A computed fold for a 147-nucleotide RNA from Desulfosporosinus fructosivorans, annotated as FMN riboswitch aptamer (RFN element).
RNA sequence: ACUUAUUCUCAGGGCGGGGUUAGAGGCCCCACCGGCGGUAUCCUAGUUAGUCUAGGGAGCCCGCGAGCGCUCUUCUUCAUUGAAGGGGUCAGCAGAACUGGUGAAAGGCCAGUGCCGACGGUAUAGUCCGGAUGAAAGAGGAUAAGG
Numbered sequence: 001a002c003u004u005a006u007u008c009u010c011a012g013g014g015c016g017g018g019g020u021u022a023g024a025g026g027c028c029c030c031a032c033c034g035g036c037g038g039u040a041u042c043c044u045a046g047u048u049a050g051u052c053u054a055g056g057g058a059g060c061c062c063g064c065g066a067g068c069g070c071u072c073u074u075c076u077u078c079a080u081u082g083a084a085g086g087g088g089u090c091a092g093c094a095g096a097a098c099u100g101g102u103g104a105a106a107g108g109c110c111a112g113u114g115c116c117g118a119c120g121g122u123a124u125a126g127u128c129c130g131g132a133u134g135a136a137a138g139a140g141g142a143u144a145a146g147g
Stems, first nucleotide, its partner, number of pairs: 002146009016030004031127002033117002035064004042056005059115002067093002069090001070087006097113005119130003
């Protein structure tokens, strides 16, 4: 270092200005934000010089997570009416990219323009409040055992 087990810690950002209005962080104009793993024509360093090694690098390329739904159990109700708990593939909601350039090749680079964002509350919310001091993709550490 690797594998397995146990355990601990960590694990999401953003409304500023103007307008309308009785009232707007919600509407309109401008603005702002981007979880986790993978991939890599980019960047940095190294180099035994091999498109090699290490680190970084995508909101809209592939996959995952939370949320809603669904479903199961128990209690409850006239009633999927309400409450608590479980499941996680069942996958229904689960989103969103083009153009030009470079190049052998671009979905990722450079430039430009565009687009997306659970549920409940409330003046219609990605940005406010709430479930949530929650859960979790995963990341890192500790201990033990193994060959």

The model forms 100% of the base pairs in the Rfam consensus. The source organism's lineage runs through Bacteria, Bacillota, Clostridia, Desulfitobacteriaceae and Desulfosporosinus. The prediction has a mean pLDDT of 78. Its Rfam family is "FMN riboswitch aptamer (RFN element)". For this family Rfam cites "Regulation of riboflavin biosynthesis and transport genes in bacteria by transcriptional and translational attenuation" (Vitreschak et al., Nucleic Acids Res, 2002).